[in-house]
Molecule: SAM riboswitch aptamer (S box leader)
Organism: mouse gut metagenome
RNA sequence: CUUAUCAAGAGUGGUGGAGGAAACAGGUCCUGUGAAGCCCGGCAACCUAAUUGUGAAAUAUUCAAGAAAGGUGCUAAUUCCUGCGGUUUAUCCGAAAGAUGAG
Numbered sequence: 001c002u003u004a005u006c007a008a009g010a011g012u013g014g015u016g017g018a019g020g021a022a023a024c025a026g027g028u029c030c031u032g033u034g035a036a037g038c039c040c041g042g043c044a045a046c047c048u049a050a051u052u053g054u055g056a057a058a059u060a061u062u063c064a065a066g067a068a069a070g071g072u073g074c075u076a077a078u079u080c081c082u083g084c085g086g087u088u089u090a091u092c093c094g095a096a097a098g099a100u101g102a103g
Base pairs, nucleotide, nucleotide: 001103002102003101004100005099006098011040013039014038015037019030020029021028024083025082026081027080041075042074043073046071047070053063079097084094085093086092
């Protein structure tokens, strides 16, 4: 940079000690009934995939099911909400920014 997804899901654990919810602004909220981080556990199924079925002349390829193993990711609140545009304030839709995967 390109592309897909972002309304679901996931702990009464251990450690740690004061902060945290991406950055900035404004809100709102979580937190010593213990934050972040780390470990373990869990969730999910983007990549990958033992194995099974269908189709096919076929080792390619296509479709569907499948989470065992592996690479990531995630595990308060919609990406916590607003910030730009459309719209009648609301609502709703889209964009931007961001996060994650694959290339």